[in-house]
């Protein structure tokens, strides 16, 4: 420098353009002589940043920042 992926809850992923869901991990109950197992609950994010299109954007268009992998 140029292609292409990709960022979403602590952490690993979902999510036709129409109320952002799971899972496991923390919290709380139960179960136990105590732990780990196991049951059961409530909770946690508005989606990397900045614009646009749209009646409505995680979703699509531009730019931009990080990260991976290609090429040179």
């Nucleotide at each position: 420098u140029g292609g292409c992926c990709g960022a979403u809850a602590g952490c690993u992923u979902a999510a036709c353009g129409g109320u952002a869901a799971a899972g496991c991990u923390g919290c709380c109950c139960g179960c136990u002589g105590u732990u780990a197992a196991c049951g059961g609950g409530a909770g946690g994010a508005g989606u990397c940043c900045a614009g646009g299109u749209u009646c409505g954007a995680a979703u699509c268009c531009u730019g931009g920042u990080c990260g991976g992998c290609c090429a040179g």
The RNA shown here (transfer RNA) has 72 nucleotides and comes from a Candidatus Dojkabacteria bacterium. The RNAcentral record of the sequence draws on ENA and Rfam. The coordinates come from a structure-prediction model, not an experiment, and the mean pLDDT is 81. Its Rfam family is "tRNA". It is annotated as a transfer RNA. NCBI's taxonomy places the organism under Bacteria, Bacteria candidate phyla, Candidatus Dojkabacteria.